[in-house]
RNA sequence: UUGGCGGCUAGGGUUCCGGCCCACAUCGCGGGGCGACUGGUCCGAGAGCUGCCGCCCGGCCAGGGAAGGCCGGGUGCACGGCGGGACAAAAGCCCGGGAGA
Repeated sequence: UUGGCGGCUAGGGUUCCGGCCCACAUCGCGGGGCGACUGGUCCGAGAGCUGCCGCCCGGCCAGGGAAGGCCGGGUGCACGGCGGGACAAAAGCCCGGGAGA
């Protein structure tokens, strides 16, 4: 020093949509409640998946040299509270590879 970003999922709640309940109601517009409502929007992993990039090593191309290009390899390991924070709210999100083990 061991990195960055995107997509997805585990998971999450309830701002919006939908659904259900209540009320009003000629139509239209519109009200309130429920997430121990499957869902859509949405949030979403250091220790989950995946892609791209970066970085490192080796080889090749070119060659006076530099820059560059291509191919291959590497980018390890990882048990983890309580509590707090944000968005509408919650969470494996953030505090946090934290405290601790």